[in-house]
RNA sequence: GGAGUAGGCCAGAUGAUCGCGCGCUCGCGUCUGGCGGGCGUGAGGAAAGUCCGAGCUCCACAGGGCAGGGUGCUGGGUAAUACCCAGUGGGAGCGAUCCCAAGGAAAGUGCCACAGAAAACAGACCGCCGGCCCUCGUGGCCGGUAAGGGUGAAACGGUGAGGUAAGAGCUCACCAGUGUCGGCGGUGACGCCGGCAGCUAGGCAAACCCCACCCGGAGCAAGACCAAAUAGGAGGGGAGGAGUGGCCCGCUCCGCUAUCACUCUCGGGUAGGUCGCUAGAGGUCAGCGGCAACGUUGGCCCCAGAGUAAUGAUCAUCACGGAGCAAUCCGACAGAACUCGGCUUAUGGCCUGCUACGGUG
Numbered sequence: 001g002g003a004g005u006a007g008g009c010c011a012g013a014u015g016a017u018c019g020c021g022c023g024c025u026c027g028c029g030u031c032u033g034g035c036g037g038g039c040g041u042g043a044g045g046a047a048a049g050u051c052c053g054a055g056c057u058c059c060a061c062a063g064g065g066c067a068g069g070g071u072g073c074u075g076g077g078u079a080a081u082a083c084c085c086a087g088u089g090g091g092a093g094c095g096a097u098c099c100c101a102a103g104g105a106a107a108g109u110g111c112c113a114c115a116g117a118a119a120a121c122a123g124a125c126c127g128c129c130g131g132c133c134c135u136c137g138u139g140g141c142c143g144g145u146a147a148g149g150g151u152g153a154a155a156c157g158g159u160g161a162g163g164u165a166a167g168a169g170c171u172c173a174c175c176a177g178u179g180u181c182g183g184c185g186g187u188g189a190c191g192c193c194g195g196c197a198g199c200u201a202g203g204c205a206a207a208c209c210c211c212a213c214c215c216g217g218a219g220c221a222a223g224a225c226c227a228a229a230u231a232g233g234a235g236g237g238g239a240g241g242a243g244u245g246g247c248c249c250g251c252u253c254c255g256c257u258a259u260c261a262c263u264c265u266c267g268g269g270u271a272g273g274u275c276g277c278u279a280g281a282g283g284u285c286a287g288c289g290g291c292a293a294c295g296u297u298g299g300c301c302c303c304a305g306a307g308u309a310a311u312g313a314u315c316a317u318c319a320c321g322g323a324g325c326a327a328u329c330c331g332a333c334a335g336a337a338c339u340c341g342g343c344u345u346a347u348g349g350c351c352u353g354c355u356a357c358g359g360u361g
Base pairs, nucleotide, nucleotide: 001357003355004354005353006352007351008350009349010348012318013317014316015315016314017313018312020042021041022040023039024038025037026036027035028034044333048344049343051342052341053340054339055338056219057218058217059216068215069214070213071212072211073087074086075085076084077083088102089100090099091098092097103210104209108208109207110204111203112202125149126148127145128144129143130142131141132140133139134137157175158174159173160172161171162170176200178197179196180195181194182193183192184191185190223275224274225273226272233266234265235264236263237262243259244258245257246256247255282301283300284299285298286297287296288295289294320331321330322329323328
């Protein structure tokens, strides 16, 4: 120097003017609805996706099982997790470093394109070997074999020797792998060493499945409280008067009664309002414990709470980066909605550690 890799930080600053939400306060006003002034405060690292895990709220719930879903190496952290930290094993890279849903395929079932003889109770296209036949050839038939060729992402251990008609774990030595026994190290996953066994067991479980562990549902439009108008419900009153029905089966009047009008009370519920709502598994600094995630102690701080939804606009100066000779111009992703902890995705810039390579001294 360019390339790579891991981590951290910032997300323009200050002032002026106008404007908005919320809180406190003062004044005015009073129809108890407000209006005006002052002070304070007012988006993010992801507020996003809503993918995990919780708090909180309501509903459900004796216990057990089935179904369904999730998780799946070890130890630790945490309120909890599928997250984080430290490791183990496997894989990628020269390396720094990164990636892995990483139990079981010698329980069962299923699948493995194309090519190939054969894709899993193995099998035979060419080849090799033996036998038989004839028209004696680059022939045919039967059998043996799996060393060699060829196919494929993957071919039933590898190398060598013995052995054989040719061959073959058929036998042997070494190596790889699996299982098992023992010893040592480690909390553990696991690692190292040694013995033995059969010689060998393909891949896929984010295919069904088996094993172990875990799991009620809905979500702040949760939910709680206050509570008009109108309609309807329950109960009380119903004076005077009018209508209708009944007592009253000829009709009428009187009386009683029911209903209605009217009126009062109660309860449910709608509109509307209030709470839930932001002081919290909070932040920050320092000490201590821990490799770390994190924990703990002390000091300091208060950091949006709206409800169709405020957080804005303009100007000036300065700063950073880029473009341009200059004047000047440009400046990422993106907007809280009950609250936290994670993950993922989007995105501009700055800084630092480390790695390998090249150049120069």
A computed fold for a 361-nucleotide RNA from a Candidatus Eiseniibacteriota bacterium, annotated as Bacterial RNase P class A. The gene name in the source record is rnpB. The coordinates come from a structure-prediction model, not an experiment, and the mean pLDDT is 77. The model forms 94% of the base pairs in the Rfam consensus. Taxonomically the source falls in Candidatus Eiseniibacteriota (Bacteria, Bacteria candidate phyla).